[in-house]
Context: one part of a larger RNA
RNA sequence: CUGGGCGUAAAGGGCGCGCAGGCGGUCAUGCAAGUCGGUUGUGAAAGUCUAGGGCUUAACUCUAGGAUGCCGGCCGAAACUGUAUGGCUUGAGGGCAAGAGAGGGAGGCGGAAUUCCCGGUGUAGCGGUGAAAUGCGUAGAUAUCGGGAGGAACACCAGUGGCGAAGGCGGCUUCCUGGAUUGCACCUGACGCUGAGGCGCGAAAGCUGGGGGAGCGAACGGGAUUAGAUACCCCGGUAGUCCCAGCUGUAAACGAUGGAUGCUAGGUGUAGGGGGUAUCGACCCCCUCUGUGCCGCAGUUAACGCAUUAAGCAUCCCGCCUGGGGAGUACGGCCGCAAGGCUGAAACUC
Numbered sequence: 001c002u003g004g005g006c007g008u009a010a011a012g013g014g015c016g017c018g019c020a021g022g023c024g025g026u027c028a029u030g031c032a033a034g035u036c037g038g039u040u041g042u043g044a045a046a047g048u049c050u051a052g053g054g055c056u057u058a059a060c061u062c063u064a065g066g067a068u069g070c071c072g073g074c075c076g077a078a079a080c081u082g083u084a085u086g087g088c089u090u091g092a093g094g095g096c097a098a099g100a101g102a103g104g105g106a107g108g109c110g111g112a113a114u115u116c117c118c119g120g121u122g123u124a125g126c127g128g129u130g131a132a133a134u135g136c137g138u139a140g141a142u143a144u145c146g147g148g149a150g151g152a153a154c155a156c157c158a159g160u161g162g163c164g165a166a167g168g169c170g171g172c173u174u175c176c177u178g179g180a181u182u183g184c185a186c187c188u189g190a191c192g193c194u195g196a197g198g199c200g201c202g203a204a205a206g207c208u209g210g211g212g213g214a215g216c217g218a219a220c221g222g223g224a225u226u227a228g229a230u231a232c233c234c235c236g237g238u239a240g241u242c243c244c245a246g247c248u249g250u251a252a253a254c255g256a257u258g259g260a261u262g263c264u265a266g267g268u269g270u271a272g273g274g275g276g277u278a279u280c281g282a283c284c285c286c287c288u289c290u291g292u293g294c295c296g297c298a299g300u301u302a303a304c305g306c307a308u309u310a311a312g313c314a315u316c317c318c319g320c321c322u323g324g325g326g327a328g329u330a331c332g333g334c335c336g337c338a339a340g341g342c343u344g345a346a347a348c349u350c
Stems, first nucleotide, its partner, number of pairs: 004321003007304002012318001014201004021194003025088007033081002035077007049065006091191001092188003095184004103177007110154001115149007125136002162169002206247006215241002220236004258317006266295011299306002323350003332343004
C1' cells in the first nucleotide's frame, strides 16, 4: 500500500466555531482538463511470453513473432467528473406570526433550616453509639420563647419533565443576551456537509492575589473498635468548599456509541406546537411536526443486545486501533507559577 475494524474484545477526539483541503441538489447549452475510442511516435539490446532451431537432454543459446505499462502527437465521442454561462427550488439561509424552556450574564429581593450572640422561662443533665468514651453543662447547658448577626443552599412543585454543543443549568423578580420549535410559503437562489492545523468553551480537585467563612470537612488531635487499626464508628477541626480577577485543561468529560444526509413494519407513554372533527365552550377523538422514554418486525450482532433517537441499508468528511507487560513510562519538544498536561518510544520479557 491492499485489507479489516472502533457500544461491552485494541480503537470515537471532552465539546464547539472554523481557514486550507476533501466531498457536493436540479435543468439546459458550450468547452474538452479528467474519462473513453481510433491512429501514430516512442518504449535500445538482453530479459519475460509464443513458435521453431543448435549443443546427446536440460540449464544455456540462436532466429522469428508477439506483448505490457508509462509518456508524447493527431483525429474523434460528450454519458459521468470538471469548467463556463444561463435558469430552477426541494438542500441552506432570510422574512412575518406564535407559543415553550433550571440556556447564558448582571442586579435586587424572600422564606425555612443550621450555627453564633443578647434577653426571658427553667434545672441537671445533654450529646453520641452496637455498647461506650472523648466532648458540652451548676461560671446554668440541653429544652423552650423573643430579639439580633452571618454564610451557604433553595424543601414541596419535580416528572425514564425541560434547556444547552459539551462541561452543565433548579427560590422569586428586573435588565441584557444566545439557541431551538411550530405555522405561512413572502424573499435569496446551492449560498451546502465535513473539517488536518488554528481559535474558543470546558465538572471536581489544585494554584496565584484579594475578600468571605454558617454548615460540611482532606490533613491533624482526641475517644472507641481491634492482635494491630496510620481505617470503617464517635467528639473536635485547618486548608478547602463560597465571591472577584487570573491560571490549570484533566475525568467512568459515558449513550463507554464522531458529524451530516437519504432510505427501511408497527405499538405505547410523555413534553412543546400546528391542523381537523365535535361542542355554546372546554375536554374526548383523528392527523401532523419537533424532542424525550419503553416495547417490538425485518435486518444486524460473537453474544448481550440495537432496532426511524440503529449498533439496519447506503454516501461524504474527520478522529482513532493493530498482542499483553515494560508505559501513558523515558528522552526530546511545546505549554504551565507549581502540581502537572500534550506529544510519545525502545531495550527486555511472556